[in-house]
Context: one part of a larger RNA
Molecule: large-subunit ribosomal RNA, half B
Organism: Nitrososphaerota archaeon
RNA sequence: CUCAGGGCGAGGGAACUCGGCAAAUUAGCCCCGUAACUUAGGGAUAAGGGGUGCCUGAAACCUUGGCUUAAGCCGGGGUUUCAGGUCGCAGUGACAAGGGGGAUGCGACUGUUUAAUAAAAACAUAGGUGGCCGCAAGCCCGAAAGGGUGUGUACGGCCGUUGAGUCCUGGCCAGUGGUGGUACCUAAAACUCGGGUCCAACCGAGCUAAGGGCCACUAAACGCCGGGAGUAACUCUGACUCUCUUAAGGUAGCCAAAUGCCUUGUCGUGUAAGUUACGACGUGCAUGAAUGGACCAACGACAUCCCCACUGUCCCCGCCUGGGGCCCGGUGAACCCACAUAACUUGGACGAACAGUCCAGGAUCUCCCAGCGGGGCGAAAAGUCCCCGUGGAAUUUUACUGCAGCUUGCUGCUGGGAUGCGGCUGCGGGUACAGAGGGUAGGUGGGAGCCUACGAGCCAUUCCCUCCGGGGGAUGGGGAGGCGACGAUGUAACACCACCUAUCCGUGGCUGUAUCCCUUACCAGAGGAUACUCUGGAACAACGGCAGGUGGGCAGUUUGGCUGGGGCGGCACCCCCUUGAAAAGAUAUCGAGGGGGCCCAAAGCUCGACUCAUCCGGGACAGAACUCCGGAGUAGAGGGCAAGACCAAAAGUCGGGCUGACUGGAUCCUCCAAAGCAAGGGAUCCAGAGGCGAAAGCCGGGUCUAGCGAUCAUUCAUGUCCCCAUUGUUGGGGGCUGGAUGUGACAGAAAAACUACCCCGGGAGUAAUUGGCUCGUCUCCUCCGAGAGUCCCCAUCGACGAGGAGGAUUGGUUCUCCGUCGUCGUCCCUUCCCAUCCUGGGUCCGCAGCAGGGCCCAAGGGCGCGGCUGUUCGCCGAUCAAAGGGGAAUGCGAGAUGGGUUUAGACCGUCGCGAGACAGGUCGGAUUCUACCUGCUGGGAGUGCUGGUCGCCUGAGGGGAAGGCGCCCCUAGUACGAGAGGAACGGGGUAUCGUAGCCUCUAGUUUACCGGUUGUCCGACAGGGCAGUGCCGGGCAGCCACGCUGCCGAGGAUAAGGGCUGAAAGCAUCUAAGCCCGAAACCUCUCCCGAAAAUAGGCGGCCAAUCCAAACCAUCUAGGUUCUGGCGACAGAGCCACAGGUUUGGACGAGAGCUCUCAAAGAAGAUGAGGUUGAUGGAGCAGGGGUGUAAGCGUCAAGGCUUCGGCCGAGACGUUCAGCCCGCUGCCCCCAAUCGCUCAAGG
Repeated sequence: CUCAGGGCGAGGGAACUCGGCAAAUUAGCCCCGUAACUUAGGGAUAAGGGGUGCCUGAAACCUUGGCUUAAGCCGGGGUUUCAGGUCGCAGUGACAAGGGGGAUGCGACUGUUUAAUAAAAACAUAGGUGGCCGCAAGCCCGAAAGGGUGUGUACGGCCGUUGAGUCCUGGCCAGUGGUGGUACCUAAAACUCGGGUCCAACCGAGCUAAGGGCCACUAAACGCCGGGAGUAACUCUGACUCUCUUAAGGUAGCCAAAUGCCUUGUCGUGUAAGUUACGACGUGCAUGAAUGGACCAACGACAUCCCCACUGUCCCCGCCUGGGGCCCGGUGAACCCACAUAACUUGGACGAACAGUCCAGGAUCUCCCAGCGGGGCGAAAAGUCCCCGUGGAAUUUUACUGCAGCUUGCUGCUGGGAUGCGGCUGCGGGUACAGAGGGUAGGUGGGAGCCUACGAGCCAUUCCCUCCGGGGGAUGGGGAGGCGACGAUGUAACACCACCUAUCCGUGGCUGUAUCCCUUACCAGAGGAUACUCUGGAACAACGGCAGGUGGGCAGUUUGGCUGGGGCGGCACCCCCUUGAAAAGAUAUCGAGGGGGCCCAAAGCUCGACUCAUCCGGGACAGAACUCCGGAGUAGAGGGCAAGACCAAAAGUCGGGCUGACUGGAUCCUCCAAAGCAAGGGAUCCAGAGGCGAAAGCCGGGUCUAGCGAUCAUUCAUGUCCCCAUUGUUGGGGGCUGGAUGUGACAGAAAAACUACCCCGGGAGUAAUUGGCUCGUCUCCUCCGAGAGUCCCCAUCGACGAGGAGGAUUGGUUCUCCGUCGUCGUCCCUUCCCAUCCUGGGUCCGCAGCAGGGCCCAAGGGCGCGGCUGUUCGCCGAUCAAAGGGGAAUGCGAGAUGGGUUUAGACCGUCGCGAGACAGGUCGGAUUCUACCUGCUGGGAGUGCUGGUCGCCUGAGGGGAAGGCGCCCCUAGUACGAGAGGAACGGGGUAUCGUAGCCUCUAGUUUACCGGUUGUCCGACAGGGCAGUGCCGGGCAGCCACGCUGCCGAGGAUAAGGGCUGAAAGCAUCUAAGCCCGAAACCUCUCCCGAAAAUAGGCGGCCAAUCCAAACCAUCUAGGUUCUGGCGACAGAGCCACAGGUUUGGACGAGAGCUCUCAAAGAAGAUGAGGUUGAUGGAGCAGGGGUGUAAGCGUCAAGGCUUCGGCCGAGACGUUCAGCCCGCUGCCCCCAAUCGCUCAAGG
């Protein structure tokens, strides 16, 4: 330091904070006592009080054992109550065990939910209400068979909506939907008819179902529910009136609300202070009635506000304790990885615009350990925001295209019969009246006969028709004739036969439609189980085929581009003109200014004639600009339309004649500079046929530049044309050439939304944050000085203007980063700037003093606490010397928080048909990382500093603010002032903030210690274990703040400023040379670090500057001595000692370290004390201190029992200021610091 560890805390008591988060309080049982409100149940353990142990005894009740016939006697256990005694700080003594209250929102309630960020206001719910459904139902699953609801049956099932209860639930059917109707319109296949050579394909017409049109109903279906004026005798307001308009114009209620933008609305309550809260108001951006409105007791791990209690949440932190961290032993990962096998810092004008690497300055011996988390645009995850992709997916719908399903018609399975109404047709019969005519003459033809005993005329009854006169039929009577021809009338002449027209009746066939009946197909149920039988339904239904309607139920897809990000807007997406455009050509922007998507049969071609606009003069007229005459008139007109160019015997105006607004072909230009490129546009030439003109000639539209469009498809036109099938023809299909229908996103897909449930691939090509640039905006300064200031620009303020600075605002830009630079605010913590808020020093004043205003210098220190809100900001409260402005990636999330914003859930308002959306509101909602480098804070080891070592210093340099400031008193009621008021220099005291140290006091802690006490266990006593140290009461040392102490003053050099002397400039002048003052700022004295200060310092003490052995190298040279020879110089020999260098080993050695005992020290190292010549630690003893009077024994004790001997008994008193204990002080060698080891300069 840390912990989904714990304990305690003086005084205050929510001041903390988004928010009492967390913690604390409360707590069991008994008794007393309990409010508003209420759905009368609740609320309620409301709230608020009192009691609670142990001992002794008594009473009541329950239960049980023994003896006994029973009564009873002797006991055991439990519950409740009472009395007396007694101890403690404390008796549910530990454990266990609700904090409470007042309001509001939402939801009635218990319940359910996003396993792994949301428990909720969301879902559900009982209740209300709407819709479908009579069971072979409806709804659901399935391709079907089959299955579920359900072996249930409308008091039922399914679907939707609202959501207990109470009071209620307004208006609108125009739109969308649903239901019903429908004379008419529309409407498929089939069918019928027609065309198509008699066929077929094909074409046309007719008929026609559902559906649609049309007409109604329906809102507890989807939904919707206005505007403008005027008006009352103060004003305001508007009961009232007018007007526009709608399908209807929001009723009852409710409201700045979970819904109100403005908005912190206004008023009130609460608070010192209230963006929240509560109560009102209603001007309601955008409330409102089962998308339910309003109220509401109870309930809620819901959300909001307030109060009491309580507390370390806080002021303001302190102490203790356990696990980890740290150290030792064992074992042993992960993340991560450019480079230099490690990477210093500050500034910067460089740089892809925030550098370990570039430039400049500074700093820098090497290594290790513990910490911290500023940087490494730290790690992690090819950004989830944004944009892009002719990427994906989920969802929606009146996107596009389809498919199930449903529905309707026709048809197959599919048979029989009847009736009604139709159609076609056959047969039989009747009827057919102008007038004339005897008479009721349908038309045409034939025709002279025909009917009759199978019963004529006639009569009766009855039926049908009727022009009311008659006609026809049936039955009965009756028993033999009747009709026509001829004649008359008339357009037409009758008998009879045939055919035809219209109509009626009867009958038959075919067919349609509606209804009914049947049973054998088919279906269902029951029985039976290969068969089949019965019952019910029934040619319907079901099933199959064809066709119409409906059809996000399902499926596949689409859902343009440009763009100072994208979206919204716009079209800068195809063309034309001017300008931009920089005098060739070309040339961009969502640059500036404008146009086109036609028009014209003349506004075209040609020939001829003429001259315009405007002005002047004149005429005419009652008068008059217009008409007429004359003149001037380079275009000031006109040329269809934009602009520019161009045009006068014309390209304008008028007139004549015409159609060249032609056919075919070729070439070139433009579009499209310098490469290619379609359609389109233009120009020239050739051939043909023409127009005008006397002719030359002109004419392939418009004076020129805009007026436009592929493939495929459809369609049209021309032609003795070509191809296919065919023997041929009609007809069909295809082609050649040209035109039309159109793609305006205009070189041309057939095409709607939404995604916060989202996904993938990419982008810093492109947005939101920081940074960079800029500085319009912002802040500040300066200049000018109109004016204000009685006068007077400049004490102060300063218009209109002008010039700048800064880089804190807001913009612009899109340079950096999308294989990731975490985003607002707060907390913690540091540093810098000054344009200074206070304190300090000055100066001016419209400065008498006090107070104040402006300006200059000055950044040392200070700049605080609360209410509201997530807020920054702001408003408010009380203080204060003052409550300054800013920067540091809008400082700071590998430091915290997570209230806001900005995922997934949910509600409201508004928008949208909907999925959904909203810089609108609201409730809820995962914040990862063991630190490698660097940096920083501390702690060590080593090397170097020219022998080593032990001490003591110096102080280059660095750090600190170590101090800041108030109040009171004296000066002094003085100076000043008419007064009221009212200073200063200087001195003294004291507080506060800050800071450093300390623990005598006070306070805290004190898991050393002492005591009390609960439960349980160790058989009882004594003494203990465990329960958070069990809990509770105290408490030394240590550590500490809430406690105590210190932080004084002076000097130097200066700033603004004030002066002296003094010229330039005979004066003046603070300045130019020179000199004196002058501030909390600077530098010192004062405090701390500091020889690694590489210029590596100084002083002092001590030690060393030696020895031994071996090997090797170089050199035989240096010493001493003895002997021999020589006269000698000298020569030789022996012995000894060796000397130089290197390496290795050892000895000595100032001193140091290790082992050892330790603490005033301490993470490890380190530091300090000690080590027998010793009090270093332990033990013991003494002192002092803490607790509070031990055990045992004795004497008592409320009472009770007794065999009368005594016994039980909480507890009290005495022994006893006891007992127990001590990290403190001292004494004492009883124990342990024993014995030792290692390093170390040495020419």